This is a predicted structure of a 482-nucleotide part of an RNA (small-subunit ribosomal RNA, 3' major domain) from a soil metagenome.

Context: one part of a larger RNA
RNA sequence: UGACGGGGGCCCGCACAAGCGGUGGAGCAUGUGGUUUAAUUCGAUGCAAAGCGAAGAACCUUACCAGGGUUUGACAUGCUGGAAGUACCGACCUGAAAGGGAAGGGACUCGUAAAGUCGAGAUCCUGCACAGGUGGUGCAUGGCUGUCGUCAGCUCGUGCCGUGAGGUGUUGGGUUAAGUCCCGCAACGAGCGCAACCCCUGUUCCUAGUUGCCAGCGGGUCAAGCCGGGCACUCUAGGGAGACUGCCGGCGACGAGCCGGAGGAAGGCGGGGACGACGUCAAGUCAUCAUGCCCCUUAUGCCCUGGGCUACACACAUGCUACAAUGGCCGGCACAGUAGGCAGCGACUCCGCGAGGAGAAGCGAAUCCCCAAAGCCGGUCUCAGUUCGGAUCGCAGGCUGCAACUCGUCUGCGUGAAGCCGGAAUCGCUAGUAAACGUCGGUCAGCCACACGACGUUGAAUACGUUCCCGGGCCUUGUACA
Numbered sequence: 001u002g003a004c005g006g007g008g009g010c011c012c013g014c015a016c017a018a019g020c021g022g023u024g025g026a027g028c029a030u031g032u033g034g035u036u037u038a039a040u041u042c043g044a045u046g047c048a049a050a051g052c053g054a055a056g057a058a059c060c061u062u063a064c065c066a067g068g069g070u071u072u073g074a075c076a077u078g079c080u081g082g083a084a085g086u087a088c089c090g091a092c093c094u095g096a097a098a099g100g101g102a103a104g105g106g107a108c109u110c111g112u113a114a115a116g117u118c119g120a121g122a123u124c125c126u127g128c129a130c131a132g133g134u135g136g137u138g139c140a141u142g143g144c145u146g147u148c149g150u151c152a153g154c155u156c157g158u159g160c161c162g163u164g165a166g167g168u169g170u171u172g173g174g175u176u177a178a179g180u181c182c183c184g185c186a187a188c189g190a191g192c193g194c195a196a197c198c199c200c201u202g203u204u205c206c207u208a209g210u211u212g213c214c215a216g217c218g219g220g221u222c223a224a225g226c227c228g229g230g231c232a233c234u235c236u237a238g239g240g241a242g243a244c245u246g247c248c249g250g251c252g253a254c255g256a257g258c259c260g261g262a263g264g265a266a267g268g269c270g271g272g273g274a275c276g277a278c279g280u281c282a283a284g285u286c287a288u289c290a291u292g293c294c295c296c297u298u299a300u301g302c303c304c305u306g307g308g309c310u311a312c313a314c315a316c317a318u319g320c321u322a323c324a325a326u327g328g329c330c331g332g333c334a335c336a337g338u339a340g341g342c343a344g345c346g347a348c349u350c351c352g353c354g355a356g357g358a359g360a361a362g363c364g365a366a367u368c369c370c371c372a373a374a375g376c377c378g379g380u381c382u383c384a385g386u387u388c389g390g391a392u393c394g395c396a397g398g399c400u401g402c403a404a405c406u407c408g409u410c411u412g413c414g415u416g417a418a419g420c421c422g423g424a425a426u427c428g429c430u431a432g433u434a435a436a437c438g439u440c441g442g443u444c445a446g447c448c449a450c451a452c453g454a455c456g457u458u459g460a461a462u463a464c465g466u467u468c469c470c471g472g473g474c475c476u477u478g479u480a481c482a
Stems, first nucleotide, its partner, number of pairs: 001482002003479003007476007015466002019429005026321008034312002042053002064307007073130001077129003081125003088105002092101003108121004132296002135294003141290002143285003146281001148279001153192006159168003172183003198273004203241007212231001217228003244267001247261005323422001327381007340369002344363002348359004388419001393414007435458007
């Protein structure tokens, strides 16, 4: 100087407490450990691995295994020699395919030119130099990322103090979300961080009207912005205004600031996002990529068929669905926002109980399409393993795709399991939040999505307080630790 303390002081954080909903019990989905296997490819492993890389494993992907093949190689560059019915196309034979063989068809560019004559190139073959490796090392690395932590800290120049390590500044008194600001002070300044500048959202104005509007007029319909017409409103998307403790009162040290009030759509950082200091964990990644060294080069490279990554006595993690009556089922009636669409979205009509099928308008889209559920009204069930719950299994079908046996998803009928609110323990959340409800998207032929990312609808309870648990900041103290 740090680190540590079941030392002290001060102070924060859904850290506890207060409250709401969960997990831990059940069934299923997904990931992981383990076991199994010819292979179950590899990585990630307390917080910070485990619905993670994977925003799509039937083939492909694919890195794994078995078998079949192949070597100058699936791909790049250069050199040597060579081939011409050569390159290229290719019936057919063999084969699971890859591969191997093969009748037949059949070219190109430049120079030269008497001659498709000669030379060169492209192409192919042979040989060589090399290619190739998701082989090893993240304890050789770059880059990127997680984490402490959006925590308020981490440093420098000069000066001063100290033999020195180092200290001071950065401590102290207040204050703040903040090393935020004020005051003081052997310090005076400065940098990286904080904040602000950026984006979304909340109010309003301007600009602009192929979306919106009977708002005012006319036409028109069963109904309808449907038509004329119009940018007022809503909206869209570009620009501006607006919030600064600016104003008033009180407190405070006449300060920083704090409390209350006015006005205001909004206050005292308005809400949310992007943004992550010096560093820590030899943290993670050689399998995104790049890269040193090592290793394999008829194979540790390359191609193919099939299998595996989907195994199953178990264990853990994350979720979904439930155990019901503020509920289930049936009928009727409503109200969003984000986003996506041409090998696409597909209205509408018909067929089918349905998944879906046949036809098909419109739309490269504020123009067409995709467009809610909880909810409300009425009915029924009456506490029952049930009209709860839907696992499992059987049968019959639809769709995608070369192909659904291993191993897809959806529909109908039947079957109806566990489960009556979950031990010890444990998680999230302070407001348009939690909880509840559905919708859309990426990936994608299809989909194991109950995931992930986004969107709106309905919409709470509670916080006395900081003693305690966890993590952290500043000062101080002890230390036989570094």
The full RNA is in RNAcentral, with records from MGnify. It matches the Rfam family "Bacterial small subunit ribosomal RNA". Its family is annotated with ribosome and structural constituent of ribosome in the Gene Ontology.